Annotation: FMN riboswitch aptamer (RFN element) from Aquamicrobium lusatiense, 168 nucleotides, folded computationally. The sequence is in RNAcentral, with records from Rfam. The model forms 100% of the base pairs in the Rfam consensus. NCBI's taxonomy places the organism under Bacteria, Pseudomonadati, Pseudomonadota, Alphaproteobacteria, Aquamicrobium.
RNA sequence: CAGCGUUCUCAGGGCGGGGUGAAACUCCCCACCGGCGGUAUGCAGGCGUAGCCUGCGAGCCCGCGAGCGCUUUCCUCCCAGCCAUUUUCUCCGGCCUGUGGGGAAAGGUCAGCAGAUCAGGUGCGAUGCCUGAGCCGACGGUUACAGUCCGGAUGGAAGAGGACAUGU
Numbered sequence: 001c002a003g004c005g006u007u008c009u010c011a012g013g014g015c016g017g018g019g020u021g022a023a024a025c026u027c028c029c030c031a032c033c034g035g036c037g038g039u040a041u042g043c044a045g046g047c048g049u050a051g052c053c054u055g056c057g058a059g060c061c062c063g064c065g066a067g068c069g070c071u072u073u074c075c076u077c078c079c080a081g082c083c084a085u086u087u088u089c090u091c092c093g094g095c096c097u098g099u100g101g102g103g104a105a106a107g108g109u110c111a112g113c114a115g116a117u118c119a120g121g122u123g124c125g126a127u128g129c130c131u132g133a134g135c136c137g138a139c140g141g142u143u144a145c146a147g148u149c150c151g152g153a154u155g156g157a158a159g160a161g162g163a164c165a166u167g168u
Base pairs, nucleotide, nucleotide: 001167003166005164006163007162008161009160010159016030017029018028019027031148032147033137034136035064036063037062038061042056043055044054045053046052047051059135060134067113068112069110070107071106072105073104074103075102076101077100079098080097081095082094083093117133118132119131120130121129139151140150141149
């Protein structure tokens, strides 16, 4: 230094003030926040200086992640069905066939939901820089509707970094 393997660590921020009200960090007015990789006309440094290299640089450009859904499998409970029992019905027992509820695991493109930017300026070139004005934010909970409170979550994870072994 390179690829592969094992392993470890790390990996999200934000309601402050006022109003209404019985009640709002949930509504209204003003505020506040911005995961990961890529892209790069910005900033800093360097060099072998038409340029190149290194570091940083987008919530709304491209992609990813968590969440919800879907599919498959399993567990469990309820209901229905069937069997058994019974004079009959119900309960109890069995089957585990169907549907539905709850829980767990897996899938990975199944992509279904999953969010959002324009104008002016500069410039060869900008949805990224400068100026201005906008916009967006899973699910469940809640005395009242939540990006900011509580919960799943001491979880998971895009990914980042290290150690060991191997090879050159």